A computed fold for a 476-nucleotide part of an RNA from a metagenome, annotated as small-subunit ribosomal RNA, 3' major domain. The prediction has a mean pLDDT of 81.
Context: one part of a larger RNA
RNA sequence: UGACGGGGGCCCGCACAAGCGGUGGAGCAUGUGGUUUAAUUCGACGCAACGCGAAGAACCUUACCAACCCUUGACAUGCCCGGACGGUUUCCAGAAAUGGAUUCCUCCUAGCAAUAGGUCGGGACACAGGUGCUGCAUGGCUGUCGUCAGCUCGUGUCGUGAGAUGUUGGGUUAAGUCCCGCAACGAGCGCAACCCUCGCCAUUAGUUGCCAUCAUUUAGUUGGGCACUCUAGUGGGACUGCCGGUGAUAAGCCGGAGGAAGGUGGGGAUGAUGUCAAGUCAUCAUGGCCCUUACGGGUUGGGCUACACACGUGCUACAAUGGCGGUGACAGUGGGCAGCUACCUAGCAAUAGGCAGCUAAUCCCAAAAAGCCGUCUCAGUUCGGAUUGGGGUCUGCAACUUGACCCCAUGAAGUCGGAAUCGCUAGUAAUCGUAGAUCAGCACGCUACGGUGAAUACGUUCCCGGGCCUUGUACA
Numbered sequence: 001u002g003a004c005g006g007g008g009g010c011c012c013g014c015a016c017a018a019g020c021g022g023u024g025g026a027g028c029a030u031g032u033g034g035u036u037u038a039a040u041u042c043g044a045c046g047c048a049a050c051g052c053g054a055a056g057a058a059c060c061u062u063a064c065c066a067a068c069c070c071u072u073g074a075c076a077u078g079c080c081c082g083g084a085c086g087g088u089u090u091c092c093a094g095a096a097a098u099g100g101a102u103u104c105c106u107c108c109u110a111g112c113a114a115u116a117g118g119u120c121g122g123g124a125c126a127c128a129g130g131u132g133c134u135g136c137a138u139g140g141c142u143g144u145c146g147u148c149a150g151c152u153c154g155u156g157u158c159g160u161g162a163g164a165u166g167u168u169g170g171g172u173u174a175a176g177u178c179c180c181g182c183a184a185c186g187a188g189c190g191c192a193a194c195c196c197u198c199g200c201c202a203u204u205a206g207u208u209g210c211c212a213u214c215a216u217u218u219a220g221u222u223g224g225g226c227a228c229u230c231u232a233g234u235g236g237g238a239c240u241g242c243c244g245g246u247g248a249u250a251a252g253c254c255g256g257a258g259g260a261a262g263g264u265g266g267g268g269a270u271g272a273u274g275u276c277a278a279g280u281c282a283u284c285a286u287g288g289c290c291c292u293u294a295c296g297g298g299u300u301g302g303g304c305u306a307c308a309c310a311c312g313u314g315c316u317a318c319a320a321u322g323g324c325g326g327u328g329a330c331a332g333u334g335g336g337c338a339g340c341u342a343c344c345u346a347g348c349a350a351u352a353g354g355c356a357g358c359u360a361a362u363c364c365c366a367a368a369a370a371g372c373c374g375u376c377u378c379a380g381u382u383c384g385g386a387u388u389g390g391g392g393u394c395u396g397c398a399a400c401u402u403g404a405c406c407c408c409a410u411g412a413a414g415u416c417g418g419a420a421u422c423g424c425u426a427g428u429a430a431u432c433g434u435a436g437a438u439c440a441g442c443a444c445g446c447u448a449c450g451g452u453g454a455a456u457a458c459g460u461u462c463c464c465g466g467g468c469c470u471u472g473u474a475c476a
Base pairs, nucleotide, nucleotide: 001476002475003473004472005471007470008469009468010467011466012465013464015460016459019424020423021422022421023420026316027315028314029313030312031311032310033309034307035306042053043052064302065301066300067299068298069297070296073127077126078125079123080122081121082120083119086105087104090101091100092099093098108117109116110115129291130290132289133288134287138285139284140280141279142278143276145274150189151188152187153186154185155184156165157164158163169180170179171178195268196267197266198265200236201235202234203233204232205231206230209226210225211224214223215222239262242256243255244254245253246252318417322376323375324374325373326372327371334365335364336363339358340357343354344353345352346351383414388409389408390407391406392405393404394403430452431451432450433449434448435447436446
């Protein structure tokens, strides 16, 4: 000087408390451990691994296993030789890779040509190749403390020196934010602001959007209009600016006015010096080591989906604030041509067959759902839907291992969950549906979107984490 203390002081955070809803019990989904297996590929392990890499394992993916094949190789550069290399048709063997036979077409570019280049086959060697090892050799990227308020430097001064001072102190702030004081005076990286978005107004523009006035229609449908809504560009607007109180005449704090918005207006992006030899050699790159007829390459099939069990994360429930039937309004993101598909017809349905529109503010996905009305009357039920049997639909070479969906039947556990434990302070929690990425198909996951819409916070004694000062130390 740090670090640490079941030392002290001050302060903060959904840290506790006050509340609301969960997890832990059940069934299922999913990840992990374990076990099993020919293989169940690999990585991630307190917070900060475990619906994580994976925004989608039937083949492919795929790295694993078995079997069958290849050895200059699936891919790159260089050398030599050859030529139509090539494309195309059919057949045989085979699980395919591959091997064998066969039909037809045909000389790509420059050049008169020689030749050169392109392309393909063969050959020899340099080499290719490796998701093999080491994240404790590394780059890059990322997590975490933490969006916490800290981390430093120059000059000066003090100290023999390590170092100190500044950065401590009195106030204040979300903030090392600002004010005052001070052997310090200044400065840098952080904080804040500048950026995006939502909320108000003005203005510009008016189709595919909108319709107040005038006609018109089943219908903003058409004429017309751009006032309004909206869209998307440009500006304005909030600064403790104004008033009162308080404070040290300061910084600020409290209240008020005006205002769409008030003291950082809400949200996002933005992550200092560093810590954890944190994570990643399997995104990529890369040193070293290792393999080279195999630890490389191809193919088929299997596996990653196993199942006495244990844990994490979710979904659905246990019901009346509900189930079922009927009815009928109101959103906002998005996506669409190898696509979205109106409408009609068939089917109980999944879906199928026809036929419009739309490269989309134009057409489509698209039905929003919670809402309202009727019924059920407390029961393992008209709750709950697991499991199983049967029948179908779709995608796709192909649904046996192992897809999703529909219909009929079946109708398990479960009556609110021990110890313990998690999230959340406002348009939040809770609850309700919608869309998208990945994607042939497959979503209870993820990411976004809107609808309805609470309760509580006395307070900082205690638990956890953090900041500043101070004190002790056999630690560095």
The full RNA is in RNAcentral, with records from SILVA.